A computed fold for a 73-nucleotide RNA from a Pseudomonadota bacterium, annotated as transfer RNA.
[in-house]
C1' cells in the first nucleotide's frame, strides 16, 4: 500500500430501516439490618464516533474522515 472486522450509558454488550434506544454489572437514593452484605424497590447517566447523502423515515443503507483490531504484500 491493499483487504476485512469492530466504534452504541462509566464497564461488557444485544438493537441490521418504523414504538419515548435496551440489558447486566456498576452508581445513587429507599425498603430491610444492631451495623454491613445480601435481597427487593426506585432513578440518574446516550446528542449510536464525527461529517455528508438516500429514504416519508437511520444506531441500522451508501460515501468520505478518525480511532482500534486482523490478515496479505
Nucleotide at each position: 500500500g491493499c483487504g476485512c472486522c469492530u466504534g452504541u450509558a462509566g464497564c461488557u454488550c444485544a438493537g441490521u430501516g418504523g414504538a419515548u434506544a435496551g440489558a447486566g454489572c456498576g452508581u445513587g437514593g429507599g425498603u430491610u439490618u444492631g451495623c454491613g452484605g445480601a435481597a427487593c424497590c426506585c432513578a440518574a447517566g446516550g446528542u449510536c464516533a464525527g461529517g455528508u447523502g438516500u429514504u416519508c423515515a437511520a444506531a441500522u443503507c451508501a460515501c468520505c474522515u478518525c480511532a482500534g483490531g486482523c490478515g496479505c504484500a
The sequence is in RNAcentral, with records from ENA. Its mean pLDDT, the model's own confidence on a scale to 100, is 81. Rfam family: tRNA. Gene Ontology term of the family: triplet codon-amino acid adaptor activity. Rfam's curators write: Transfer RNA (tRNA) molecules are approximately 80 nucleotides in length.